The prediction has a mean pLDDT of 85. The part of an RNA shown here (small-subunit ribosomal RNA, central domain) has 349 nucleotides and comes from Elusimicrobia bacterium RIFOXYB2_FULL_48_7.
[in-house]
Context: one part of a larger RNA
RNA sequence: CUAGGUGUAAAGCACAGGUAGGUGGUCGAGUAAGUUGGAAGUGAAAGCCCCUGAUAGUUCAGGGGAUGCCUUUCAAAACUGCUCGGCUUGAGUGUAGGAGGGGAAACCGGAAUUCCAGGUGUAGCGGUGAAAUGCGUAGAUAUCUGGAGGAAUACCGAUGGCGAAAGCGGGUUUCUGGUCUAUUACUGACACUGAGCUGUGAAGGCGCGGGGAGCAAACAGGAUUAGAUACCCUGGUAGUCCGCGCGGUAAACGAUGUUCACUUGGUAUGGGAGGUAUCGACCCCUUCUGUGCCGGAGCUAACGCAUUAAGUGAACCACCUGGGGAGUACGGCCGCAAGGUUGAAACUC
Numbered sequence: 001c002u003a004g005g006u007g008u009a010a011a012g013c014a015c016a017g018g019u020a021g022g023u024g025g026u027c028g029a030g031u032a033a034g035u036u037g038g039a040a041g042u043g044a045a046a047g048c049c050c051c052u053g054a055u056a057g058u059u060c061a062g063g064g065g066a067u068g069c070c071u072u073u074c075a076a077a078a079c080u081g082c083u084c085g086g087c088u089u090g091a092g093u094g095u096a097g098g099a100g101g102g103g104a105a106a107c108c109g110g111a112a113u114u115c116c117a118g119g120u121g122u123a124g125c126g127g128u129g130a131a132a133u134g135c136g137u138a139g140a141u142a143u144c145u146g147g148a149g150g151a152a153u154a155c156c157g158a159u160g161g162c163g164a165a166a167g168c169g170g171g172u173u174u175c176u177g178g179u180c181u182a183u184u185a186c187u188g189a190c191a192c193u194g195a196g197c198u199g200u201g202a203a204g205g206c207g208c209g210g211g212g213a214g215c216a217a218a219c220a221g222g223a224u225u226a227g228a229u230a231c232c233c234u235g236g237u238a239g240u241c242c243g244c245g246c247g248g249u250a251a252a253c254g255a256u257g258u259u260c261a262c263u264u265g266g267u268a269u270g271g272g273a274g275g276u277a278u279c280g281a282c283c284c285c286u287u288c289u290g291u292g293c294c295g296g297a298g299c300u301a302a303c304g305c306a307u308u309a310a311g312u313g314a315a316c317c318a319c320c321u322g323g324g325g326a327g328u329a330c331g332g333c334c335g336c337a338a339g340g341u342u343g344a345a346a347c348u349c
Stems, first nucleotide, its partner, number of pairs: 003321004007303002012317001014200004021193003025087007033080002035076007048065007090190001091187003094183005102176007109153001114148007124135002161168002205246006214240002219235004257316006265294011298305002322349003331342004
């Protein structure tokens, strides 16, 4: 490079914004770069095709011809490109409404654990398979009252909602993003994707400063065991929490890139709109947009997927090419470090 692929066999970047690039709705006019046709030039020899001759054969000699590239020129105008002018279906804006744990900040609440002080009260408590370490006559556990402090928010709660993903759940207020429906008023292709790049990015980790109730790596002790650097128990420090900064990875998963179009159905549920009906709400019908389950054609190696496709097509990007060595070494870049990212080979089967 070509071809075939990427749910589970190797393979979809963790997710988004977006530059270059690639691709791009509909109508008309022009142009002629791509495109198509004609003519001319060029197209060494050998080779290729045809003819003739030689040769047992391999093969050799002579003659003629063609394709393609390139250059010049004439023409065509369907498609692509370019230029100009329109359109409204794509896209966006407006108007009227809707739902939501979407995000940020501040304040407030109750339950529970722990601790502190006091009252009652007395010999145990705790823990386990059974125990022991541990706590307790310096009065524990239990129970009542008051107080302190931190973290998490029972029920509602769902197969449910929101968010690009990570993720988001007590209440109130302020600021703020996205999205859905109806209307079809406005702009008039403004679109899709996206190498680099930029931003966001669970948990754990790192730096500085706070905070520290519970839990709990490390660590200590008690058990268990042949041993027990474990599983179980009693303790317990980082950490978990907050502010600022760094790090940039996960089975970051739907193991399924984004966007658009098309293709039998059933059922449940979240958010709207319209109709029917009604005193009204339900019910029922239609439609849009989400989230699930089942299943048809089709697809698939099978499992399964199946209008939320892994079906049928289009555009763009990323990635794969036998196992191990190895996501290692070396180098580059990034990082305070831990390490991350890019990423081989020898050798071996």
Description: It was read from a public genome assembly.